[in-house]
This is a predicted structure of a 73-nucleotide RNA (transfer RNA) from Collinsella intestinalis.
It matches the Rfam family "tRNA". Rfam's curators write: Transfer RNA (tRNA) molecules are approximately 80 nucleotides in length.
The sequence is in RNAcentral, with records from ENA and Rfam.
Formats: sequence, structure tokens, C1' cells
RNA sequence: GGGGACGUAGCUCAGCUGGGAGAGCGCCUCGGUCGCAUCGAGGAGGUCGAGGGUUCGAUCCCCUUCGUCUCCA
Repeated sequence: GGGGACGUAGCUCAGCUGGGAGAGCGCCUCGGUCGCAUCGAGGAGGUCGAGGGUUCGAUCCCCUUCGUCUCCA
């Protein structure tokens, strides 16, 4: 320098060929217990790496760009 994969909640990841952003763990509150843990209920937490484009509408499609991993040279 060229090719490929990945980037979504604090962590690990889903999101089914464009239509209201989710799960598990973690965190907070309540119930329960003498208390803790387990368990049950509720809640907070997200510029979907960044910028632009297409579209009535983009995590998803197109372009550019940043980071990580990997292959070739």
C1' cells in the first nucleotide's frame, strides 16, 4: 500500500433482505428475610464509532473517514 471481518446500554452480544432500539449479566428501588444471598416486581442507563447522501422513513442501502483484528505484499 491492497483485500476481508467487526464497531449497538457499564460488560457479552442479538436486531430475520428499510418502518415504534432489545436480551443476559451488572446498577438502583421495592417485596420477601432477624440480616445477607437466592427469588419476584419495577426502574434508570443508548448522538446505533464519526460525517455526508438516497428515501415519506436508515442500526440496516451508498460514499468518505476513525479505531480494532486478520490476510496479502